This is a predicted structure of a 71-nucleotide RNA (transfer RNA) from a Myxococcaceae bacterium.
It was read from a public genome assembly.
It matches the Rfam family "tRNA". It is annotated as a transfer RNA.
Model confidence (mean pLDDT): 82 of 100.
């Protein structure tokens, strides 16, 4: 520099055109003398930007980033 891959919640991951979910973490109730475990509830997420489509976290360019290979 060129190929490929991937970026989704505070972390690890799911889910793949049409309800964004799930653990664990974080906040408040129950529960204790307190505290932890438990138990019920809550807040929070699709790198920016542009195309296609009725509809776009998806598909398609182009930037950023980050893995990996090649020079």
């Nucleotide at each position: 520099g060129g190929g490929c891959u991937c970026g989704u919640a505070g972390u690890u991951c799911a889910u793949u055109g049409g309800g964004a979910g799930a653990a664990c973490g974080c906040c408040g109730g129950c529960u204790u003398c307190g505290c932890a475990c438990g138990u019920c509830g809550g807040a929070g997420a699709u790198g920016a930007g542009g195309g296609u489509u009725c509809g776009a976290u998806u598909c398609c360019c182009u930037c950023c980033g980050g893995g990996u290979c090649c020079a």